[in-house]
Context: one part of a larger RNA
RNA sequence: CGCCGAGUCUUGAGGAGUGUCGUCCCUAGUACGAGAGGACCGGGAUGAACCAAUCUCUGGUGUACCAGUUGUUCUGCCAAGGGCAUCGCUGGGUAGCUAAGUUGGGACGGGAUAAGAGCUGAAAGCAUCUAAGCUCGAAGCCCACUCCAAGAUUAAGACUCAUUAUUAUCCAGGUUAGAGACUAUGACCUUGAUAGGGUGCAGGUGUAAGUUCAGCAAUGGAUUUAGCCGAGCACUACUAAUAUGGAAAUUCCUUUGG
Numbered sequence: 001c002g003c004c005g006a007g008u009c010u011u012g013a014g015g016a017g018u019g020u021c022g023u024c025c026c027u028a029g030u031a032c033g034a035g036a037g038g039a040c041c042g043g044g045a046u047g048a049a050c051c052a053a054u055c056u057c058u059g060g061u062g063u064a065c066c067a068g069u070u071g072u073u074c075u076g077c078c079a080a081g082g083g084c085a086u087c088g089c090u091g092g093g094u095a096g097c098u099a100a101g102u103u104g105g106g107a108c109g110g111g112a113u114a115a116g117a118g119c120u121g122a123a124a125g126c127a128u129c130u131a132a133g134c135u136c137g138a139a140g141c142c143c144a145c146u147c148c149a150a151g152a153u154u155a156a157g158a159c160u161c162a163u164u165a166u167u168a169u170c171c172a173g174g175u176u177a178g179a180g181a182c183u184a185u186g187a188c189c190u191u192g193a194u195a196g197g198g199u200g201c202a203g204g205u206g207u208a209a210g211u212u213c214a215g216c217a218a219u220g221g222a223u224u225u226a227g228c229c230g231a232g233c234a235c236u237a238c239u240a241a242u243a244u245g246g247a248a249a250u251u252c253c254u255u256u257g258g
Base pairs, nucleotide, nucleotide: 001151005161006160007159008158009157010156014148015147016146017145020048021047022046023045024044025043026042032037050105051104052103053102054101058099059098060097061096065092066091067090068089069088070085071084072083073082074081075080109143110142111141116136117135118134119133169247170246171245172244173189174188175187176186177185194240195239196238197236198235199234200233201232203229204228205227210223211222212221213220214219253258
């Protein structure tokens, strides 16, 4: 831009993906075979690799979380802290992301067939799977399973709203994240929990500072399972989503006004 002005939900022409393989057990030490050995068919279990989703568990990461600790410098000094040294180093670690973690998948079934196996059956009184006709037959083909999909210009379908108007609806503007390079998409804009803040909880770290007690002191005990805490979950209008602008229509009726 097109497709009736808009919104919501579908159909599926067409396209893409998947498609793998093993081991063990039962049938059965059966059929077969002198024995050695050892099945078809059918049923069950468990894996490998691959693929998808996901973070409850096991872990990794987690440079805005917590603690320990070295050197130095600064806050006048003590104590307590800040800066720098690879995040200074070390021990842990929420959310998110993630695999080595977890869950699931390949299927079942149907149709038409290939090589092949057949039935009936002439040409050719026989025979013959083939010439007419018919039945089977594969990891392959078409369905089936998953995803995309009406620019499928043959532009589909259903429902709802609006139709000359500060009116359906859409866009801009703003707070933003289950989204994200930008854009787009989603949530929300006071008739409000959208983000921040606050409160509570979960969770992490591991018992803060100050005071006091014991000890000459280093240090230890008590107050104290404390203090601190990023992304998590709720509640709460305290802060900011204020204000506002723009676009916007085929058709029908009536008669040229609407």
This is a predicted structure of a 258-nucleotide part of an RNA (large-subunit ribosomal RNA, domain VI) from a Minisyncoccota bacterium. The full RNA is in RNAcentral, with records from ENA. The coordinates come from a structure-prediction model, not an experiment, and the mean pLDDT is 85.